[in-house]
RNA sequence: UGUUGAAUGGUGCAAAGGCAGCACACCGGGUUCUGACCCCGGAGAUGCUGGUUCGAAUCCAGCUUCAAUAA
Numbered sequence: 001u002g003u004u005g006a007a008u009g010g011u012g013c014a015a016a017g018g019c020a021g022c023a024c025a026c027c028g029g030g031u032u033c034u035g036a037c038c039c040c041g042g043a044g045a046u047g048c049u050g051g052u053u054c055g056a057a058u059c060c061a062g063c064u065u066c067a068a069u070a071a
Base pairs, nucleotide, nucleotide: 001070002069003068004067005066006065007064010024011023012022013021018054026042027041028040029039030038047063048062049061050060051059
């Protein structure tokens, strides 16, 4: 430098154009003599800029970062 792939809560992953969910972690409460387990509730995310569309995490373009591969 070329090609391919990835980027979603703190972490690991879903969502194949139509309400962004799950697990763990975190916070509050219940339970307990205390703690853990367990139960109830809560906060928290689509890498950036544009485009397409009635509607975009999803499709398209560019950029950024990371990984693989070729030279």

Predicted 3D model of a 71-nucleotide RNA (transfer RNA) from Ferruginibacter sp. The sequence is in RNAcentral, with records from ENA. It matches the Rfam family "tRNA". Rfam classes the family as a transfer RNA.